Context: one part of a larger RNA
RNA sequence: UGUCAUGGUGUCUGACGGGAACGAUCGUAUAGUACGAGAGGAACUACGAUUGGCCGCCACUGGUGUACCGGUUGUCCGAGAGGGCAGUCGCCGGGUAGCCACGCGGCACGGGGUAAGAGCUGAACGCAUCUAAGCUCGAAACCCACCUGGAAAAGAGACACCGCCGAAGGUCCCUGUACAAGACAGGGUCGAUAGACUCGGGGUGUACGCACUGAGGUAACGAAGUGUUGAGCCCACGAGAACUAACAACCUGA
Numbered sequence: 001u002g003u004c005a006u007g008g009u010g011u012c013u014g015a016c017g018g019g020a021a022c023g024a025u026c027g028u029a030u031a032g033u034a035c036g037a038g039a040g041g042a043a044c045u046a047c048g049a050u051u052g053g054c055c056g057c058c059a060c061u062g063g064u065g066u067a068c069c070g071g072u073u074g075u076c077c078g079a080g081a082g083g084g085c086a087g088u089c090g091c092c093g094g095g096u097a098g099c100c101a102c103g104c105g106g107c108a109c110g111g112g113g114u115a116a117g118a119g120c121u122g123a124a125c126g127c128a129u130c131u132a133a134g135c136u137c138g139a140a141a142c143c144c145a146c147c148u149g150g151a152a153a154a155g156a157g158a159c160a161c162c163g164c165c166g167a168a169g170g171u172c173c174c175u176g177u178a179c180a181a182g183a184c185a186g187g188g189u190c191g192a193u194a195g196a197c198u199c200g201g202g203g204u205g206u207a208c209g210c211a212c213u214g215a216g217g218u219a220a221c222g223a224a225g226u227g228u229u230g231a232g233c234c235c236a237c238g239a240g241a242a243c244u245a246a247c248a249a250c251c252u253g254a
Base pairs, nucleotide, nucleotide: 007162008161009160010159011158012157016149017148018147019146022052023051024050025049026048027047028046029045035040053107054106055105056104057103061101062100063099064098068094069093070092071091072090073086074085075084076083077082110144111143112142117137118136119135120134168252169251170250171249172188173187174186175185176184193245194244195243197240198239199238200237201235202234203233204232209228210227211226212225213224216221
């Protein structure tokens, strides 16, 4: 753009597609059974597990975690406090969210038509014959079932509602379950969309200052310890709550 010589919103249908819809092994029961003189020794089937692969997830375990918290060395900012640099983490100890695997879950049952093959009935050919007519079975393969795309399926679909001077959509703004740009999704005061704040939850591990103790030292000073203090600092998570910002304005439109 078409599906319209009337526009939309929402929900569907499902022609036709895509899909590891998976592979292997072991164990238990069957069973010390069938079979076999014995020695030995199955299977159908059911259940359970392991492993390779594929798909998904982050409650647990673990990794990362240059957000964050702490320890510590050298040096510099005069000392303290607080910091810079030492690899775009100085080194070391931890570590939330997120992302991950070493962690967790799924990859089922079943139905239909067949292949090779096994048969039934049965003539041609008085018998016989699975085949010529007809019929029953029979595969990890095929079709369905399961997941998923899919009205441009030209036979271009259906239903409900709104609207034909106003329904709807967009620009714009706050964002993220989305993301290369577009797109997608949520919100825009009739509002919890983001930030700030408070609380919850979580990380680190007990801050600065002050008081006391303190080896040593004539003294000045003084590492460190104890108390104040499960402190201080911090958070990507959750909730509450309109304080801040979603204002204002515009465009398309039968």

Predicted 3D model of a 254-nucleotide part of an RNA (large-subunit ribosomal RNA, domain VI) from Haloarcula rubra. Rfam family: Archaeal large subunit ribosomal RNA. Its family is annotated with structural constituent of ribosome and ribosome in the Gene Ontology. It was read from a public genome assembly.